[in-house]
């Protein structure tokens, strides 16, 4: 340099192929409850679609451009 696959919460992923409610789940995080404490168990909270156009009535999602992260060639 070229082609490929990939980017959703702090972490792992699910939803993308086939647009259509208000984005989903464990794990971690904060607050209460329980308890002599502490761990466990309950309850409830917060917090993400890399980025910047386009297409559309509607994008996570489709099409392009760029970053990024990995593979394979050279």
């Nucleotide at each position: 340099g070229u082609g490929g696959a990939c980017g959703u919460a702090g972490c792992u992923u699910a939803g993308c192929c086939u647009g259509g409610c208000g984005a989903a789940a464990g794990c971690a995080c904060c607050g209460g409850c329980c308890c002599g404490c502490c761990a466990c168990g309950c309850c409830g909270g917060g917090g993400a679609c890399g980025u910047g156009g386009g297409u559309u009535c509607a994008a996570a999602u489709c099409c392009c451009g760029c970053c990024g992260u990995u593979c394979a060639c050279u």
Transfer RNA from an Acidobacteriota bacterium, 74 nucleotides, folded computationally. The organism belongs to Acidobacteriota, within Bacteria. Its Rfam family is "tRNA".